[in-house]
């Protein structure tokens, strides 16, 4: 973060499985993504519940670490 190159990931939805649930895993599928790679044991926010405690979301925002290409 411009051009290009090599590529990569995979929203909604559908099927199978797990979970009380948010949601998660696998397959299909592409809305999009320059980190849509990783971290919730960094902060905020939202969501769920066997609710005052625990859990979920990194493709909610900020932040940290790592990675391909290489013009201004």
């Nucleotide at each position: 973060g411009a051009a290009a190159a090599a590529g990569g990931c995979a929203a909604a939805c559908c099927c199978c499985g797990g979970g009380u649930g948010a949601c998660c895993g696998g397959g299909g599928g592409a809305c999009g993504c320059a980190a849509a790679g990783c971290c919730c044991a960094c902060g905020g926010g939202a969501c769920u519940c066997a609710c005052c405690g625990a859990g979920u979301c990194g493709g909610c925002c900020g932040g940290g670490c790592u990675a391909c290409c290489g013009a201004a």
c-di-GMP-I riboswitch aptamer from a soil metagenome, 72 nucleotides, folded computationally. The coordinates come from a structure-prediction model, not an experiment, and the mean pLDDT is 88.